[in-house]
Context: one part of a larger RNA
Molecule: small-subunit ribosomal RNA, 5' domain
Organism: Hymenobacter sp. MN12-3
RNA sequence: GGAUGAACGCUAGCGGCAGGCCUAAUACAUGCAAGUCGAACGGGUGUUCUUCGGAACACUAGUGGCGCACGGGUGCGUAACGCGUAACCAAUCUGCCCUGAACUGGGGGAUAGCCCGCCGAAAGGCGGAUUAAUACCGCAUAAACCAACAGAACGGCAUCGUUUAAUUGGUAAAGAUUUAUUGGUUCAGGAUGAGGUUGCGUGCCAUUAGCUAGUUGGCGGGGUAAAGGCCCACCAAGGCGACGAUGGCUAGGGGACCUGAGAGGGUGAUCCCCCACACUGGCACUGAGAUACGGGCCAGACUCCUACGGGAGGCAGCAGUAGGGAAUAUUGGGCAAUGGACGAGAGUCUGACCCAGCCAUGCCGCGUGCCGGAUGAAGGCCUUCUGGGUUGUAAACGGCUUUUCUCAGGGAAGAAAAAGACCAUGCGUGGUACACUGACGGUACCUGAGGAAUAAGCACCGGCUAACUCCGUGCCAGCAGCCGCGGGUAAUACGGAGGGUGCAAGCGUUGUCC
Numbered sequence: 001g002g003a004u005g006a007a008c009g010c011u012a013g014c015g016g017c018a019g020g021c022c023u024a025a026u027a028c029a030u031g032c033a034a035g036u037c038g039a040a041c042g043g044g045u046g047u048u049c050u051u052c053g054g055a056a057c058a059c060u061a062g063u064g065g066c067g068c069a070c071g072g073g074u075g076c077g078u079a080a081c082g083c084g085u086a087a088c089c090a091a092u093c094u095g096c097c098c099u100g101a102a103c104u105g106g107g108g109g110a111u112a113g114c115c116c117g118c119c120g121a122a123a124g125g126c127g128g129a130u131u132a133a134u135a136c137c138g139c140a141u142a143a144a145c146c147a148a149c150a151g152a153a154c155g156g157c158a159u160c161g162u163u164u165a166a167u168u169g170g171u172a173a174a175g176a177u178u179u180a181u182u183g184g185u186u187c188a189g190g191a192u193g194a195g196g197u198u199g200c201g202u203g204c205c206a207u208u209a210g211c212u213a214g215u216u217g218g219c220g221g222g223g224u225a226a227a228g229g230c231c232c233a234c235c236a237a238g239g240c241g242a243c244g245a246u247g248g249c250u251a252g253g254g255g256a257c258c259u260g261a262g263a264g265g266g267u268g269a270u271c272c273c274c275c276a277c278a279c280u281g282g283c284a285c286u287g288a289g290a291u292a293c294g295g296g297c298c299a300g301a302c303u304c305c306u307a308c309g310g311g312a313g314g315c316a317g318c319a320g321u322a323g324g325g326a327a328u329a330u331u332g333g334g335c336a337a338u339g340g341a342c343g344a345g346a347g348u349c350u351g352a353c354c355c356a357g358c359c360a361u362g363c364c365g366c367g368u369g370c371c372g373g374a375u376g377a378a379g380g381c382c383u384u385c386u387g388g389g390u391u392g393u394a395a396a397c398g399g400c401u402u403u404u405c406u407c408a409g410g411g412a413a414g415a416a417a418a419a420g421a422c423c424a425u426g427c428g429u430g431g432u433a434c435a436c437u438g439a440c441g442g443u444a445c446c447u448g449a450g451g452a453a454u455a456a457g458c459a460c461c462g463g464c465u466a467a468c469u470c471c472g473u474g475c476c477a478g479c480a481g482c483c484g485c486g487g488g489u490a491a492u493a494c495g496g497a498g499g500g501u502g503c504a505a506g507c508g509u510u511g512u513c514c
Base pairs, nucleotide, nucleotide: 001514002513003512004511006510007509008508009507010506013366014365015364016363017362018361019359020358021324026322027321028320030319031318032317035066036065037064040063041062043060044059045058046057047056048055049054073277074276075275082202083201084200085199086198087197088196089195092194093193097190098189099188100187101186102185103184104183105139107137108136115128116127117126118125119124145170146169147168148167151164152163153162154161155160175182176181177180203249204248205247210240211239212238215237216236217235218234220232221231222230252274253273254272255271256267257266258265259264279300280299281298282297283296302313303312304311305310330356332355333354334353338352339350340349341348342347369400370399371398372397379391380390381389382388383387405450406449407448408447409446410445414440421432422431423430424429457503458502459501460500461499462483463482464481468498469497470496471495472494478485479484
């Protein structure tokens, strides 16, 4: 000098854009943050109509489906195939989506809800009767799927892979609205996502030198979507290590960011990718996917309720509270846009997101006026003191302008689609015209009126280092980044004043990095 998620002191007019618990992964009151579908299903309630049979519409507790594994948070752990990069899987899976092929036949038994009864303070639970389905279970049919067993051809990367074809056995489905869609089942391919393996790279300490028994390998098995001591039985005695094993300490990694001419050094806030975690530890279930932040079970610590028998909870989601701290914001508005879940759609939900609020925390921009004006006024300060110098064109005064400010008027873009209608089309889809929808916000912006009106500080002035005098003090009080200054009445270095210098809505100090 540059930089900063900064803090502190003094000061402070405005706007745009960004950023905002670095500490206690401490504890959490309250509200919200994941639902949706009646075009899967039976029921219930309400309204309307009714030929009193019922029907239509709206809402919905429950069964069922999809979602809840995304999105959002944090950085505890982790020195590791965790991450980065480059490969491999002939050792793998993949819901929704896309493409292609085939099928969608016929039955059964329950159960929630509702009703009745019971237990319990509650959380909740039990029994009986009855009912539906795209819930559940058989049967049929069925292969290019699965399993078994021979054969052939081609190929490779070791085990082998691909194709072909014979035989035997096995395996599926669901309807809805209604007339054209949508769904269901099986198979093949794609896309996307995920899993696994490997080369290389990725902190400090040798004042850590030896480490290792599922340890290293083999054979056989179990398990998994899948190779594998991943697990198990048996057999062998191996495996790693100064090219740093093992141990200890520290730490999420990368894209990037800061600095630097570069090499390098430092950092890993915001944004993006990956990983790990969700009160602490362990465990599995469901599922295409989790060993699951707002699911479950067990144990523990803590908090709360209790009728003492027993129960409930998990903000490292958004706000907010207490605590810690030098220090870090609102218990705000809206789904209008973008995106997501569900739905045929209308739509519902969405603290993701879009906005607003607070904070000079940063960067950028603007303003605090411009021109004239000497009698160089008064006052201040200095002085060689009838005087002179300086503050200083500075002020007064005259003229001008109106960014900004106040008031008044006008007033956005962000919104065009989707949906619905019509036309074309076998289906995707294409075309046409009309309309609806804005949180921000009467905001930005524009116009007019008024009036210099509303707006300057901070640090420094011995040298380094731009900027000097006077007074006070008198080795005192004090200053100080280094050198140093202050003893005596001459202190440009302490304190004050005048003047000056540098930056400027900031200025200085402190911390940290280069």